[in-house]
Molecule: transfer RNA
Organism: uncultured Candidatus Peregrinibacteria bacterium
This record gives sequence, C1' cells and structure tokens, in this order.
RNA sequence: GCACGAUUAGCUCAGCGGUAGAGCACUUCCUUGACGUGGAAGGGGUCAGAGGUUCGAAUCCUCUAUCGUGCA
Repeated sequence: GCACGAUUAGCUCAGCGGUAGAGCACUUCCUUGACGUGGAAGGGGUCAGAGGUUCGAAUCCUCUAUCGUGCA
C1' cells in the first nucleotide's frame, strides 16, 4: 500500500429498514445478626465520526479514524 472483518450501556455481546435490548456490573428496597445468595424496582446510550439514499437508518452506500487478520 491492497483486501477482509470489527467499532452499540462501565464490561461481554444481540439487534439484518419502523419505539435501542440481554447478561454481568451499579443504585434502592425485601430477605439475613452481618456479608453473600435469592427476590423486586430503578438509573445509565451522540449506536466511533462526517456525508448521502429513504417517509423513516444502529441497520443500506461513500469517506475518515482506531483495532485485528491476511497478502505484498
């Protein structure tokens, strides 16, 4: 340099054009002598950035950034 893949909550990941979700973590409450386990409720998101297509984009297209793999 070229090709491919990845980027979504604090972490690990779903979501394949129509209201952004799960597990773990965090907060509060119940349970306990206390902690843990268990139960209930809750908070937390510029979907890496910019532009385009569309009535509508995390999702499709282009460019950029970072990371990974392969080739040279």